[in-house]
Context: one part of a larger RNA
RNA sequence: UGACGGGGACCCGCACAAGCGGUGGAGCAUGUGGUUUAAUUCGACGCAACGCGAGGAACCUUACCAGAUCUUGACAUCUCCGGAAUUAGGUAGAGAUACUUAAGUGCCUUCGGGAACCGGAAGACAGGUGGUGCAUGGCUGUCGACAGCUCGUGUCGUGAGAUGUUGGGUUAAGUCCCGCAACGAGCGCAACCCCUAUCGUUAGUUACUAACAUUAAGUUGAGGACUUUAGCGAGACUGCCUGCGAAGAGCAGGAGGAAGGUGGGGAUGACGUCAAGUCAUCAUGCCCCUUAUGAUCUGGGCUACACACGUGCUACAAUGGACAGUACAAAGAGAAGCAAAAUGGUGACAUGGAGCAAAUCAAGAAAUCUGUUCUCAGUUCGGAUUGAAGUCUGCAACUCGACUUCAUGAAGUUGGAAUCGCUAGUAAUCGCGGAUCAGCAAUGCCGCGGUGAAUACGUUCUCGGGUCU
Numbered sequence: 001u002g003a004c005g006g007g008g009a010c011c012c013g014c015a016c017a018a019g020c021g022g023u024g025g026a027g028c029a030u031g032u033g034g035u036u037u038a039a040u041u042c043g044a045c046g047c048a049a050c051g052c053g054a055g056g057a058a059c060c061u062u063a064c065c066a067g068a069u070c071u072u073g074a075c076a077u078c079u080c081c082g083g084a085a086u087u088a089g090g091u092a093g094a095g096a097u098a099c100u101u102a103a104g105u106g107c108c109u110u111c112g113g114g115a116a117c118c119g120g121a122a123g124a125c126a127g128g129u130g131g132u133g134c135a136u137g138g139c140u141g142u143c144g145a146c147a148g149c150u151c152g153u154g155u156c157g158u159g160a161g162a163u164g165u166u167g168g169g170u171u172a173a174g175u176c177c178c179g180c181a182a183c184g185a186g187c188g189c190a191a192c193c194c195c196u197a198u199c200g201u202u203a204g205u206u207a208c209u210a211a212c213a214u215u216a217a218g219u220u221g222a223g224g225a226c227u228u229u230a231g232c233g234a235g236a237c238u239g240c241c242u243g244c245g246a247a248g249a250g251c252a253g254g255a256g257g258a259a260g261g262u263g264g265g266g267a268u269g270a271c272g273u274c275a276a277g278u279c280a281u282c283a284u285g286c287c288c289c290u291u292a293u294g295a296u297c298u299g300g301g302c303u304a305c306a307c308a309c310g311u312g313c314u315a316c317a318a319u320g321g322a323c324a325g326u327a328c329a330a331a332g333a334g335a336a337g338c339a340a341a342a343u344g345g346u347g348a349c350a351u352g353g354a355g356c357a358a359a360u361c362a363a364g365a366a367a368u369c370u371g372u373u374c375u376c377a378g379u380u381c382g383g384a385u386u387g388a389a390g391u392c393u394g395c396a397a398c399u400c401g402a403c404u405u406c407a408u409g410a411a412g413u414u415g416g417a418a419u420c421g422c423u424a425g426u427a428a429u430c431g432c433g434g435a436u437c438a439g440c441a442a443u444g445c446c447g448c449g450g451u452g453a454a455u456a457c458g459u460u461c462u463c464g465g466g467u468c469u
Base pairs, nucleotide, nucleotide: 007469008468009467010466011465012464013463015459016458019422020421021420022419023418026314027313028312029311030310031309032308033307034305035304042053043052064300065299066298067297068296069295070294073125077124078123079121080120081119082118083117086103087102088101089100090099091098092097107114108113127289128288130287131286132285136283137282138278139277140276141274143272148187149186150185151184152183153182154163155162156161167178168177169176193266194265195264196263198234199233200232201231202230203229204228208223209222212221213220237260240254241253242252243251244250316415320374321373322372323371324370325369334361337356338355342351343350344349381412386407387406388405389404390403391402392401428451429450430449431448432447433446434445
C1' cells in the first nucleotide's frame, strides 16, 4: 500500500422481508455424471459446466469403431510425358475402385506451342479436429450497469508512498455543491445513437374510407379528411409555483402536459480479477505422426441403460374437459419458394394450380365471449406405453425420422428436506412467427403480439457489492 475479520459506521441490489407462480414427487423431452461398449468422438465442471459449443447426428455432417483400400496423396505450387474438357453406358465389387465401349474433338496461335481441365512419373512438399489455452494472438464469460481506476505539475515524507480521490451535504452515479496543499486532466458515469409513447408538417400506393356514386365485398370510381406508412421537425429542461435546505447542490408536493424528474426498452461493459474458457471457428510458437496420428469407402456408433443430478414440457382437473357458434393481433419468412379455389380421403395428405420476388398473393390466431353437456370419479381428468393400418421427406426411415387414424389406456389426486424467478404492461397465462433445415426427434433458442394481477411495513437477519475507519 492492499487483502482479510463470526471489528465498527454509512449506503445499495428481487439480497432478505411482503406477495404471485414454480422446481424438488409423476410421465415424457433434453443435457450431464456413472456404467456399458469394438466405438459409445471431443470440449465445457460452484456462482460464471450440465435444452452449453450443436441456429437442427438416418447417409453426409463425423472428428469415434470394425472391415476394405491409397501413398506426392482428398487439397496447394513447381518440372516432365500423354490426352481437349465433357457426356452417356457396360462388367466385377458393399462401395471406394479396377477394366472397358460409344459420342465429342472446342478456344488462342508467330504453327514451335499456349490457356483451362483430365490422367501418369519423380521429388521438393502436402496433410494432421495429433499434444500443449500453464508458450500465444484473436474472441468470450465473470465480478458488473458495480462506481470506480489513474495521470501531469505542485506539496508532504529519508523512503515505500501520501495528498488530489479524504471531510460536510446530495445523487442512480468520483452526480453535483461547499470546504480543504492542492490545481488541473484522462478512462469510466451521464449525454450524443436506435426502438417506443404525443403532436405538427410533407407525401399518398399495394395501405385507409368521412362525404358522393357503385358493389356480394373499399369491389370499382372518387377523396387526401381519418387510420396507417416513412422522411423532416416540435416536445421534458426541475423550465414554472409552494415548502424544506446553507441565498448552494438538491429534496418533497403541486400546476400544466401524451409523457416528470434517468418517461420505458435496447446498443454501449473503465483499470483490472479468475495462469477463468477456447490450439475443435480461425490464426500461431514449440513438440509429435509421415505406406500414417494423413486420405477414400461401406457398415456401425455419437440415439446404449441397474442408476444419480441439472434444465424443461404435459398433467393431476369444474377458474376445468368435450361439442357447436363467434370476435379481435403483432412481427417475420417466401421462387429448387409461399401456395388459394375446387376435387378425393375420417385424417396425415394427395390431385390441382389462380395469385405472389409481395403494405398487392398465401396463412380460420389462441386464450376470450355465447349456448349445450359432463357433476367430483383415477372420471368424458390425464395422456405415457403398446398393437394394427397408413401419409410424407429422402438413394435409403432396421439400428435411428416426423405426422395421421383406430384400438390400448400407465404413473399422477398439488409433491419431504431444500430451492428458483419476478416490482408493471412486469409475473402469470394464450397463441403466432423465424433461424438452422430434404425431413425432423423444437417441449429448445430467438422474436411477436393478446389477456393481465398481487405485494414492498421495513433493513434486525441471509447473500453479494461500494465508501470511510
About this RNA
Model confidence (mean pLDDT): 84 of 100. Small-subunit ribosomal RNA, 3' major domain from an uncultured bacterium, 469 nucleotides, folded computationally. Rfam family: Bacterial small subunit ribosomal RNA. Its family is annotated with structural constituent of ribosome and ribosome in the Gene Ontology. The RNAcentral record of the full RNA draws on Greengenes and SILVA.